Predicted 3D model of a 264-nucleotide RNA (Bacterial large signal recognition particle RNA) from an Armatimonadota bacterium. Model confidence (mean pLDDT): 76 of 100. It matches the Rfam family "Bacterial large signal recognition particle RNA". By type it is a non-coding RNA gene. About the family: The signal recognition particle (SRP) is a universally conserved ribonucleoprotein involved in the co-translational targeting of proteins to membranes. Taxonomically the source falls in Armatimonadota (Bacteria, Bacillati). The sequence was found by an Rfam model in a public genome assembly.

[in-house]
RNA sequence: UCGUGCUAGACGGGGAACUAGCGGUGCCCUCGACCCGCAAUCCGCUACAGCGGGGUCGAAUUCCCGCCCGCGGUCUGGCUGUUUGAGUAGUACUGCAGUAAGCGGCGUUGAUAGUCGGGCCCCGCGCAAUGCUCGGCGUAUGAACCCCGUCAGGUCCGGAAGGAAGCAGCGGUAAAUGCGUACGUGCAUGUGCCGCGUGGUGAUCUGGCUGGAGUUGGCUGCUGGAGCAACGCUCGGGCGACCUUAUCAGAGGCAGGUGCACGA
Numbered sequence: 001u002c003g004u005g006c007u008a009g010a011c012g013g014g015g016a017a018c019u020a021g022c023g024g025u026g027c028c029c030u031c032g033a034c035c036c037g038c039a040a041u042c043c044g045c046u047a048c049a050g051c052g053g054g055g056u057c058g059a060a061u062u063c064c065c066g067c068c069c070g071c072g073g074u075c076u077g078g079c080u081g082u083u084u085g086a087g088u089a090g091u092a093c094u095g096c097a098g099u100a101a102g103c104g105g106c107g108u109u110g111a112u113a114g115u116c117g118g119g120c121c122c123c124g125c126g127c128a129a130u131g132c133u134c135g136g137c138g139u140a141u142g143a144a145c146c147c148c149g150u151c152a153g154g155u156c157c158g159g160a161a162g163g164a165a166g167c168a169g170c171g172g173u174a175a176a177u178g179c180g181u182a183c184g185u186g187c188a189u190g191u192g193c194c195g196c197g198u199g200g201u202g203a204u205c206u207g208g209c210u211g212g213a214g215u216u217g218g219c220u221g222c223u224g225g226a227g228c229a230a231c232g233c234u235c236g237g238g239c240g241a242c243c244u245u246a247u248c249a250g251a252g253g254c255a256g257g258u259g260c261a262c263g264a
Base pairs, nucleotide, nucleotide: 001264002263003262004261005260006259009057010056011055012030013029014028015027020046021045022044023043024042034054035053036052037051038050063257064256066254067253068252072248073247074246077243078242080240081239082238083237084236085235086234087233088232090231091230093227094226096224097223098222099221101220102219103218104216105215106214113210114209115208116207117206118205119204120200121199123197124196125195126194127192128191129189130188131187132186134184135183136181137180138179139178140177141176147172148171149170150169155164156163157162
């Protein structure tokens, strides 16, 4: 140096979390990596820190050590976005009250104010209207006999002349009923451009007189106070982006190291 057979070792690693700690299952990153059993209400172990069983490779591309790079995670601080809770009331907005600077409305065809009225409203009375009721009046009907008139026939008295009562019919009437009513009484009213008297308010409309310039508060402005909580602000919570600090660190790259036996 070569060959054969072994052995150490390897057949993924890492982050956060969990844990006294370590590793694993589960989550995530890198990555593509022998199989089986166990395990988050966890499982196994104890600094040689998964356990049990099987398989493959094997001293190097693969094992070990160091350095570089830094996927990704975590931590510190900052800044910022979004969402949410509580608070505040600066701005905005919405009522209210005041003011009267500006714009407007009314006003010398006379404002505010004062005064005298009227309308309006309440009460009483009257009148009218309407309705009801009772009465009156008119009209129609209206009594088998016990209402009236006239009473055929018939009846009665009488010698006769004549007389009497009287049903039906006809005419009328009483009580009563119906209808009408220009009339009267009483009652009532969703009635009245009606009349008289009395009272009331200044709410509302309006007239006369005095007097002579304001008045109003619609809009803007200003002030005060209330409401709301959109924006703002304060303090928290959640989720993200970026920067920064610290730390762990996959894959990759560089450099170095690595045993035993036999044979040639």